[in-house]
Context: one part of a larger RNA
RNA sequence: UGAACGCUAGCUACAGGCUUAACACAUGCAAGUCGAGGGGCAGCAUGGUCUUAGCUUGCUAAGGCCGAUGGCGACCGGCGCACGGGUGAGUAACGCGUAUCCAACCUGCCUUACACUCUUGGACAGCCUUCUGAAAGGGAGAUUAAUACAAGAUGUUAUCAUGAGUAAGCAUUUUCACAUGAUUAAAGGUUUACCGGUGUAAGAUGGGGAUGCGUUCCAUUAGAUAGUAGGCGGGGUAACGGCCCACCUAGUCUUCGAUGGAUAGGGGUUCUGAGAGGAAGGUCCCCCACAUUGGAACUGAGACACGGUCCAAACUCCUACGGGAGGCAGCAGUGAGGAAUAUUGGUCAAUGGACGAGAGUCUGAACCAGCCAAGUAGCGUGAAGGAUGAAGGUUCUAUGGAUUGUAAACUUCUUUUAUACGGGAAUAAACGAAUCCACGUGUGGAUUUUUGCAUGUACCGUAUGAAUAAGGAUCGGCUAACUCCGUGCCAGCAGCCGCGGUAAUACGGAGGAUCCGAGCGUUAUCC
Numbered sequence: 001u002g003a004a005c006g007c008u009a010g011c012u013a014c015a016g017g018c019u020u021a022a023c024a025c026a027u028g029c030a031a032g033u034c035g036a037g038g039g040g041c042a043g044c045a046u047g048g049u050c051u052u053a054g055c056u057u058g059c060u061a062a063g064g065c066c067g068a069u070g071g072c073g074a075c076c077g078g079c080g081c082a083c084g085g086g087u088g089a090g091u092a093a094c095g096c097g098u099a100u101c102c103a104a105c106c107u108g109c110c111u112u113a114c115a116c117u118c119u120u121g122g123a124c125a126g127c128c129u130u131c132u133g134a135a136a137g138g139g140a141g142a143u144u145a146a147u148a149c150a151a152g153a154u155g156u157u158a159u160c161a162u163g164a165g166u167a168a169g170c171a172u173u174u175u176c177a178c179a180u181g182a183u184u185a186a187a188g189g190u191u192u193a194c195c196g197g198u199g200u201a202a203g204a205u206g207g208g209g210a211u212g213c214g215u216u217c218c219a220u221u222a223g224a225u226a227g228u229a230g231g232c233g234g235g236g237u238a239a240c241g242g243c244c245c246a247c248c249u250a251g252u253c254u255u256c257g258a259u260g261g262a263u264a265g266g267g268g269u270u271c272u273g274a275g276a277g278g279a280a281g282g283u284c285c286c287c288c289a290c291a292u293u294g295g296a297a298c299u300g301a302g303a304c305a306c307g308g309u310c311c312a313a314a315c316u317c318c319u320a321c322g323g324g325a326g327g328c329a330g331c332a333g334u335g336a337g338g339a340a341u342a343u344u345g346g347u348c349a350a351u352g353g354a355c356g357a358g359a360g361u362c363u364g365a366a367c368c369a370g371c372c373a374a375g376u377a378g379c380g381u382g383a384a385g386g387a388u389g390a391a392g393g394u395u396c397u398a399u400g401g402a403u404u405g406u407a408a409a410c411u412u413c414u415u416u417u418a419u420a421c422g423g424g425a426a427u428a429a430a431c432g433a434a435u436c437c438a439c440g441u442g443u444g445g446a447u448u449u450u451u452g453c454a455u456g457u458a459c460c461g462u463a464u465g466a467a468u469a470a471g472g473a474u475c476g477g478c479u480a481a482c483u484c485c486g487u488g489c490c491a492g493c494a495g496c497c498g499c500g501g502u503a504a505u506a507c508g509g510a511g512g513a514u515c516c517g518a519g520c521g522u523u524a525u526c527c
Base pairs, nucleotide, nucleotide: 001524003523004522005521006520007519010379011378012377013376014375016372017371018337023335024334025333027332028331029330032079033078034077037076038075040072041071044070045069046068047066048065049064050063051062052061053060054059055058086290087289088288095215096214097213098212099211100210101209102208105207106206110203111202112201113200114199115198116197117196118152119151120150121149128141129140130139131138132137158183159182160181161180162179163178165176167174168173188195189194190193216262217261218260223253224252225251228250229249230248231247233245234244235243265287266286267285268284269280270279271278272277292313293312294311295310296309315326316325317324318323343369345368346367347366351365352363353362354361355360382413383412384411385410392404393403394402395401396400418464419463420462421461422460423459427454432449433448434447435446436445437444438443439442471516472515473514474513475512476497477496478495482511483510484509485508486507492499493498
């Protein structure tokens, strides 16, 4: 250190957890929402109505009908799905970092200002009828609504053309104001005041593009290049540009390392070091790239789109063999690979996001919980007294000493922790609802009320009782810590020097000691 392995293991908090096969994936969930845009009514509830049954004679039950009301599966329509989440395969590049520029650009939702919101039409889903297919699905007919689609009107500081000016700039040029002509717009809804719609100008935010400098190794890679380098003209784009095309010129890059090959996402940062440096880029943040492999566009403000479309390929699955379906590098989870890396958990309570007038719905983002000594920090495994220096063990120069050792026993005390019982949070501020007040009449303010997954958790108190809790490695020198027994160049140790062939402080055991301590060692790797 994102570690693994061996032995061992009491608790709490905070962080972390497929470094290998961008290998293949069963199953569930991860992007919906709006009925205050629309036609409708499959299902549910309410109401009305009809029939039947029971009788208490106006109620109860069953069934049918009515979109009438709440609401709403599927459908048309709007917004979102380009965010959030994952991974690092590719990429040595304006990819990233930093600095500058765009007089060469776009920007849904949001904010501000001004102007407008007129008149019409035809369809397509759904529903109904019908055909077809094993399925996925598909075809035909009839009928229908809209904030869907289309036509017309009006129209500015919009766009284009022409004319004559003004001001400015490094340049291609740009700004401002004027006249004439041409072209282009809209949609309604609930309700009584709002939400919308269209055009233009500006802002904000987000993006696009250009350039200087920096950005790994190999010369056992020395020449590379024809859209190649430049120009004129066009096409295309939001926009510049060989981006693409026709023509013309023959250039362009390169020992200050082109081209080729190998490796690699980049940065903030992290580790180490006195520093200079060296190494790394996991978690968190920013940027980039990718979504089984390769290619392509459509829609859209924005994609060439992880849970969209089309084509091709490999693989898997279904099949009635005609044809179809799929994409976890989202969260869990499975197999495989590997020394190695977790739950098919809970909640939208908070923060944030999408939609909605709002209530609210959705949200594997997020917040929580579970597993793992894999890391860091904290706490504990008791404290004080206690020498017949007990017994036992080990050992010596052995009637005796030394050591284990205040260690134990024993006495007194404490209760962190543990167990049991009791109390018990903060995280919640709001939005919304009700009432009241102010005026600028739809805004602001006040009061009350509502909302807690985690959680009866954290935490606090009481009771019990030393009660529930210590190991690992080492002891020849480097390097802190020594004796005995066994073995006899055997068995073995070992990071280096080396040890072992009969008294081994180096092997194995025992006693003792040393160092760390819920950890201790080994291995790998960086400084």
Overview
Small-subunit ribosomal RNA, 5' domain from an uncultured organism, 527 nucleotides, folded computationally. Its mean pLDDT, the model's own confidence on a scale to 100, is 84. The RNAcentral record of the full RNA draws on ENA and SILVA. Its Rfam family is "Bacterial small subunit ribosomal RNA".